Predicted 3D model of a 1461-nucleotide RNA (small-subunit ribosomal RNA) from an uncultured bacterium. The RNAcentral record of the sequence draws on ENA and SILVA. Rfam family: Bacterial small subunit ribosomal RNA. The coordinates come from a structure-prediction model, not an experiment, and the mean pLDDT is 83.
């Protein structure tokens, strides 16, 4: 962007066009081909005339009938034309059917111009019509009668035609043309108005046809061979004509990889879509042409048909029937059933054009013209214009007292009337033709007035009225693609053209509003051409993305070095001829415009001829030598193929020596061995294979080729430069070689070893390891014909930097070396590439030829063909599936890949838990509830830093509803609030009593109470957030900026070489800087100085006690509180790169970041947490809110975490007696005394604290115990107290006295710690009324061990590999099971097709005839000549029989495929 379009939804009008794509399926009705009386007998009807008659009437007349005429006219009929156009369809046909060019010396044309001649005579019939008959009807029969332009017979006969002769003259082979001479056979009609016209023979001419030929014209090779009238010939036969067109005879031809022959499909064409073209596609309407008319078949007639509305036979359908026979053919116009997504009126006129008939006047004309249907398409106009902001009012969204859009849109003010209605007027197409008149010129035409003709039609149009009055949709709004937002909906319901949307905040489903695009349409669907260079001619490609054929020879074919001369096929250039018209383009006109039409002009790119031109290319001829080979002199090789010969190893036999094991393996065991193995000598055998040399090596077409050595063959290289003289290069089909396994005979078998046996392994272990072991491995002949047959890179030629190594020749050079050819290697330029890489051995740049590709799976299958003994190969597909499949490179991430490095990660130690008791948390159980979260590390003594009510959210009951807090607004009251009593489990309800402030007297302030607004919610979502935390990790990282490199992703920096705790420094480098982390600054602790000195301190002086810094003092010390100093690798060796550190060492309170803590980079894990809080959205709303009482949260068969206690002598018990630090204290710590065994009460000095107070430190010392379930251990009961608190049943701690349970160091398995640390010992503290074994903190004693980095986990980093990227907890594969899909085989079945054989043979041609009949002519007459039937024959359709063969359906089963959470 297109369309004969067909659906949805929606529709004012007009102009122009289109309108059964399917069933060439069956058709009902009516129309689509007549027509001429100037060719003819004629008169059914009608018209005009009209004798007579009849009726009615006095009668004029009417009215009826009507013989019979009729130069009106005309039904049937006889005759002429027409009917072979006009009209429809696209079955059939892959073909001279069609385009297009040209030929016919091989042809025929009715009407129609034109010329030339003629049109003389005569004669038979048969229709109609009568009569008579058959038959249901169709349609006949038989006798008799007649015209003609119908028929026939004879004269003329120029010509024609035929053979035959004769000149002449042309061409293309066969021949033709003109001229001319005899000889045969042939013509005619007539009307008539006397102007004509018609008729016959002939030349001619147009116009239409026929037949030929070159070129072009769909797929399929999984169709490769076809062909007997087939190819030619001779000679007949037919036809307008050539022609096997058909015969009869010879002869074996003819097609065909340039694709026959088969089979599928298909009417070609101008042309119409579409593309920048090149091309793809298409043939509906218009015009050219073929084909066909129900199916097959066949001819007649006729100028012309093998005939759409004509005949004859067969078929197969339908009607009509008296059952004896007939009728039919819409792929005509209209209509009808059927089909189907679909596609119109049983309209009107022949006015116009065109056609048939006629002398015409007319007649017919469903061709055509017109008019209806239908938005089916193109075009045009229209539904209003202008003003109009309080930006109304309703919708609809937001951050909502508002504001945003719907929107100048309405409304409302003026205007205007295409369109609509009514009304008036009203064409143009008409021109002719006929008649009448007239004029022209000899005729007939021919011009002029006049006179007649419109279906569409009262239609176009044109005026006038009247009113904004009659007239707006459809699809989309996630990107692609212009347009967003709220409400439902919750992987549902749906959407979707691709990607994809929807799993409770959807711009993707559906609705609302609002927008975007286009508009009487608009999507959607189908199809076609574009993008798509995605089949590449223009204009692609094969090393890895799909493709080089395993490898060479080589016929056809394609291509070809240098030079001269000819030719002129290609080629190029000029002129003719054709390329229908319409279509397109351009240019103008005409319809109001535009579509639509109309002219001019171009285009038609192509055939054909004709004249040149000669550089290319082809073709003859010539002559060369650079390519190619030949020779000749040399040269290297693991080249082939066959003989021969050799050592070492292995095995096996003999036979010695020797003895107890060999052997294998991660580790074993099977196996072998005392019948003597293994090992080790000697001899023997066999049979395969060839150690160093060897090599980045030579050789070969490729596959390959390795001991020595002969014999035969082949080929390479290198020199000369003697000979030939393009002999060249590809190569489809073909032939030839061709690893390895495999196969067949027949040998051979030593070693290895498919199968198979055992033995391990293992969850199995038809593996991998081992022990045995057979086909195979080797020979010889012969088949297979593939390989990751690979440089994954076809062959041949020529061009283009460099640099290094190496073999085999030549040359120069004394040599090192340097050149040159022919070979294998390596690094790189330029170019090339998607990159990786190539890179003169090209994947650079040209050339020439082959072969191969075209998304992935299905599949190298299937099916057929073909080679093979199989086994398999070559060839080689669809159906149906998917949106992908792949290349190459980057970044992680991950590896039972490497390479460095670090961490209590291991490993060296030390102490745990895991076993028991308890305590505490989960789990899982239970329950009315046991209230919610937290779940690997990173949940589980977590949130809870403290559930007895409360807390508290959970549960069973009472109770309230603007609610228990809190704001504001109005209005009212003076209360509230306390004390008492009363019910009640309380909330709570009831009752009596008492009773506010300040005032400027207006009011105000507190309270309370009403009513409005706002409440409330520990309900859901942490996967909607915020914030705030854990974790990786205090692990060294993560980045940017500007330049560089890459087509990019992305690289560089950040890698490297050191070095560090460290991306820390240093040194290099395409980097150069920076930033967030490190690390320093902060706090604490560790030495010292300086300052101040009370509540802390006391040394000196003095007081003073039982005794005490108690008191004066005092500033010295501890100490506290502040401010300094100290540590920087600074000093000194040594290592390093004179770095940067690093190792020792000295001095120093402290040495190499002194120790600790605060501090967590980008980012992970949708990690945690709506139950701290905030917060969206969704739920509740006399409850899910709120308020009490009681219970739960503390249940308990069990399982698991984490802690305390222990199991004991490093102990328990007793006694005695010291030494901390950091904290807390007012509704608080609480001394001192006193009572109590204790818990704990009593008291109440002192402190809001360096001042009182809690407070008492305990491990640790001394004594006993003497290894037991104990003087451990201390659960767990009992009884008696205390405390705290409304209240200790559920459900607190604690005291004494009694009970004294499990447990004697704990399975697998597993956890912390690296120095003042584990380990042990106690203290305090927050929570708190009370309740700690649990968390924070504080201090006392105080170890052991680290060889080290293989191995576990984690983690940094370079590398490497990848099919992961939700990133290995990744990906993924096969079977099995299910189910659904389309396929293959199959015993078979059923259908279709197209050939061949035979049979039998309808019409009808033509052929033959002996039977029968028969008007012209001939005859006097018999008869004859002629026809016609009949009947034989030859071909022949349909039919029937038969075996082959293609397709296609279907089949019980059975194969593999593909799809699916």
């Nucleotide at each position: 962007g297109a369309u004969g379009a067909a659906c949805g939804c929606u529709g004012g009008c007009g102009g122009c066009a289109g309108g059964c794509u399917u069933a060439a399926u069956a058709c009902a009705u009516g129309c689509a081909a007549g027509u001429c009386g100037a060719a003819c007998g004629g008169u059914a009807a009608g018209g005009c005339c009209g004798a007579g008659u009849g009726c009615a009437g006095c009668a004029a007349u009417g009215c009826a009938u009507g013989a019979g005429g009729u130069a009106c006219a005309c039904g049937a009929g006889u005759g002429g034309c027409g009917c072979a156009c006009g009209g429809g369809u696209g079955c059939g046909u892959a073909a001279c059917g069609c385009g297009u060019a040209u030929g016919c010396a091989a042809c025929c044309u009715g009407c129609c111009c034109u010329c030339u001649a003629c049109c003389g005579g005569g004669a038979c019939a048969a229709a109609a019509c009568a009569g008579c008959u058959g038959g249901a009807a169709a349609c006949g029969g038989c006798u008799g009668c007649u015209a003609a332009u119908a028929u026939c017979c004879c004269a003329u006969g120029g010509u024609u035609a035929c053979g035959c002769g004769a000149c002449g003259g042309g061409g293309c082979a066969u021949c033709c043309c003109g001229u001319u001479g005899a000889g045969u056979a042939u013509a005619a009609a007539g009307a008539u108005u006397u102007a004509u016209u018609g008729g016959u023979a002939g030349g001619g001419g147009a116009u239409g046809g026929g037949c030929a030929u070159g070129c072009g014209u769909a797929u399929u090779a999984u169709u490769a061979g076809g062909u007997a009238g087939u190819u030619g010939g001779c000679g007949g036969g037919g036809u307008a004509a050539c022609g096997g067109c058909c015969c009869a005879c010879c002869a074996a031809g003819c097609c065909g990889a340039c694709g026959a022959u088969g089979a599928u499909u298909a009417g070609g064409g101008g042309u119409u879509c579409u593309g920048a073209g090149a091309g793809g596609a298409u043939u509906a309407a218009c015009c050219c042409c073929c084909a066909c008319a129900c199916u097959g078949g066949a001819a007649c007639u006729g100028a012309g048909a093998c005939a759409c509305g004509g005949u004859c036979c067969a078929g197969a359908c339908u009607c009509c029937u008296a059952c004896g026979g007939g009728a039919g053919g819409c792929a005509g116009c209209a209509g009808u059933a059927g089909g189907g997504a679909a596609u119109a009126u049983u309209g009107g006129g022949c006015a116009a054009u065109g056609g048939a008939g006629g002398a015409a006047a007319c007649u017919c004309u469903g061709a055509c013209c017109c008019a209806g249907c239908c938005a089916u398409g193109c075009c045009g106009c229209g539904u209003g214009a202008a003003g109009g902001a309080a930006g109304a009012c309703g919708g609809c969204c937001c951050u909502a007292u508002g504001g945003g859009u719907u929107g100048u849109a309405a409304a409302c003010u003026u205007c205007u009337u295409u369109u609509g209605u009514c009304a008036u007027a009203g064409a143009g197409u008409a021109a002719a033709g006929u008649c009448g008149c007239u004029c022209a010129c000899g005729a007939g035409u021919g011009g002029g007035c006049g006179u007649u003709u419109g279906a569409g039609a009262g239609u176009a149009u044109a005026u006038g009225a009247c009113g904004a009055a009659u007239a707006a949709g459809u699809a989309u709004c996630g990107g692609c693609u212009a347009a967003c937002u709220c409400c439902g909906u919750g992987c549902c319901a749906g959407c979707a053209g691709c990607c994809g949307c929807g799993g409770u905040a959807a711009u993707a489903c559906g609705g609302g509003g609002g927008a975007u695009a286009c508009g009487a349409g608009c999507g959607u669907u189908a199809u076609c051409c574009g993008g798509a260079u995605u089949u590449a001619u223009u204009g692609g490609g094969u090393u890895u993305a799909a493709a080089g054929g395993g490898u060479g020879c080589g016929c056809a074919g394609g291509c070809g070095g240098a030079u001269c001369g000819g030719u002129a096929a290609g080629u190029c250039a000029g002129g003719g001829g054709u390329g229908a018209a319409a279509a397109g383009u351009u240019g103008g006109g005409g319809c109001u415009u535009a579509a639509c039409u109309c002219c001019a002009a171009u285009c038609g790119u192509g055939c054909c001829u004709u004249u040149g031109a000669u550089a290319c290319u082809g073709c003859c001829g010539g002559a060369c030598u650079a390519g190619a080979g030949u020779g000749c002199a040399a040269u290297a090789g693991a080249c082939g193929u066959g003989g021969c010969c050799g050592g070492a190893a292995u095995g096996u036999g003999a036979u010695g020596u020797g003895u107890a094991g060999c052997g294998g393996u991660g580790a074993a065991a099977u196996g072998c061995u005392u019948a003597g193995a293994u090992a080790u000598g000697u001899c023997a055998c066999a049979g395969a294979a060839c150690a160093c040399c060897g090599a980045u090596c030579g050789a070969g077409a490729a596959g390959u080729c390795a001991g020595g050595u002969c014999a035969c063959g082949a080929g390479u290289u290198u020199g000369c430069a003697a000979c030939u003289g393009a002999c060249g290069c590809u190569c489809a089909g073909g032939c030839a070689c061709g690893a390895a396994a495999g196969c067949g005979u027949g040998g051979g078998g030593a070693u290895c070893a498919a199968a198979c046996a055992g033995g391990a392994u293992u969850a199995g272990a038809u593996a991998c390891c081992c022990u045995g072991g057979u086909a195979g491995u080797c020979c010889a002949c012969g088949c297979u014909g593939u390989a990751a047959a690979c440089g994954a890179u076809g062959a041949u030629c020529a061009c283009u930097c460099g640099u290094u190594g190496u073999u085999g020749g030549g040359c120069a050079g004394u040599g090192a070396u340097g050149u040159u050819c022919a070979g294998c290697g390596g690094c790189c330029a330029a170019g090339c590439g998607a990159a990786a890489g190539c890179g003169a051995u090209a994947a650079g740049u040209g050339a020439u030829c082959c072969a191969c590709c075209u998304g992935g799976g299905g599949a190298g299958u299937a099916c057929g063909a073909u080679c093979g003994c199989a086994a398999g190969g070559u060839u080689g597909a669809a159906a149906c599936u998917c949106a992908a499949a792949g290349g190459a490179a980057u970044u992680g991430a991950c590896g039972g890949g490497g390479g460095c490095c670090c961490g209590c990660a291991c490993a060296a130690g030390c102490g745990g838990a895991g076993g028991a008791g308890c305590a505490u948390g989960u789990g899982g159980u239970u329950u009315a509830a046991u209230u919610c979260g937290a779940u690997g590390a990173u949940a589980c003594g977590c949130g809870a830093g403290g559930a007895a009510c409360c807390u508290u959210a959970c549960c069973c009951g009472g109770g309230c509803u603007u609610g228990a807090a809190c704001g504001u607004a109005a209005g009212a009251c003076g209360g509230c609030g306390g004390c008492a009593c009363a019910g009640g489990a309380g909330a709570c309800u009831g009752u009596g009593c008492u009773u506010c402030c300040c005032u400027u007297c207006g009011g105000g302030g507190c309270g309370u109470u009403u009513u409005g607004c706002g409440a409330g919610g520990u309900g859901c979502u942490g996967c909607a957030u915020g914030g705030u935390u854990g974790u990786c990790g205090u692990c060294a990282g993560c980045u940017c900026g500007u330049g560089c490199c890459g087509u990019g992703a992305g690289g560089u920096g950040u890698u490297a070489g050191g070095u560090u705790a460290a991306g820390u420094c240093c040194u290099g480098c395409a980097a150069c800087g920076a930033g967030c982390g490190c690390a320093a600054c902060c706090c604490c602790u560790g030495c010292c100085g300086c300052g101040u000195g009370u509540u802390a301190c006391c040394a000196g002086c003095g007081a003073g006690u039982g005794a005490a810094g108690u008191c004066g003092g005092g500033g010295a010390c501890u100490c506290a509180c502040g401010c300094g100093g100290g540590a920087c690798a600074g000093c000194c060796c040594g290592g390093g790169a004179u770095a940067a550190c690093c190792g020792g060492g000295a001095g120093g309170a402290a040495g190499g970041c002194g120790g600790g803590g605060a501090u967590g980079a980008c980012g992970u894990c949708a990690a945690g947490u709506c139950a701290u809080c905030a917060u969206g959205c969704c739920c509740c709303a006399u409850a899910u809110g709120g308020c009490u009482u009681g219970g739960g949260c503390u249940a308990c068969a069990c399982a698991c975490g984490u802690a305390c206690u222990a199991c004991a002598a490093u102990g328990g018990c007793g006694c005695a007696a010291a030494c901390a630090a950091a904290g807390g204290g007012a509704a608080g710590c609480a001394a001192a005394u006193c009572c109590g065994c204790g818990a704990g009460g009593a008291g109440g000095a002192g402190c809001a604290a360096a001042u009182c107070c809690c407070c008492a430190a305990a491990a640790g010392g001394c004594g006993u115990c003497c290894c037991a379930g104990u003087u451990c251990a201390g659960a767990c009961u009992g009884c008696a107290g205390g405390c705290u608190g409304c209240a200790a049943c559920c459900c607190g701690c604690c005291u004494g006295c009694a009970c004294g349970a499990a447990g004697c160091c704990g399975g697998a398995a597993u956890u912390g710690c690296u120095a003042g640390u584990a380990a042990u010992c106690g203290c305090a503290g927050a929570u708190c009324a009370g309740c700690a074994u649990g968390c924070u903190g504080c201090g006392g004693u105080g170890a052991a061990u680290a060889c080290g980095u293989u191995c576990c986990c984690g983690g940094g980093u370079c590398u490497u590999g990848u099919a992961c990227a939700c990133a290995c907890c990744g990906c993924c594969c096969g079977u099995c099971a299910a189910a659904c899909c389309a396929u293959g085989a199959a015993a078979g079945u059923u259908g279709a097709g197209a050939a061949c054989g035979c049979c039998c043979g309808a019409a009808g041609u033509c052929c033959a005839u002996g039977u029968u009949c028969u008007g012209a002519c001939c005859g006097c007459a018999a008869g004859g000549g002629g026809g016609a039937a009949g009947u034989g024959g030859c071909c022949g359709a349909a039919g029937g029989c038969g075996g082959g063969u293609u397709c296609a359906a279907u089949g019980a089963u059975u194969g593999g495929g593909g799809u699916u959470a």